[in-house]
Parts: sequence; C1' cells; structure tokens
RNA sequence: ACUAGAUAAAGCCAAACUAUCUGUGAAGAUAGGACGGAAAGCCGCGGGUCUUUUAAGAUAGUCGGGUUGCUCAC
Repeated sequence: ACUAGAUAAAGCCAAACUAUCUGUGAAGAUAGGACGGAAAGCCGCGGGUCUUUUAAGAUAGUCGGGUUGCUCAC
C1' cells in the first nucleotide's frame, strides 16, 4: 500500500412512523425517532422499480459499477 472485516476501540449514518415545508407526482428537506447499516458517504453509468404532461423526472437503505474515507485484532 492492497485485500479482508472482528463479542475490539473511537465515532458515523438513520428505516417505519409523526409534525412542518417544497413538488402535478414519484419523492425530497428540516425536527423528533431507531428498523437496521462496515461505506446506509458521494456519483443516475447499466439493469430494476416508481411518477407524469411519454418525454422528462424520482429512487444510491433495489442490484451491479465508479470514486473517496475511519480503525487495526485475525
């Protein structure tokens, strides 16, 4: 340095649901909340799913891929 991921340590994120706001909508943001997560950080590149005005959107916690990162037992 790379791979890997533990009855380790320090931490991190936050499902459903509720309230408010935005959007035609899927959905998103904020606050609470914690089902879970070793990338549940980021990127719509490919597939999937969803929305709508069928040509544009949404979804990265749908599967793959790309890229970046913490720790150091085996």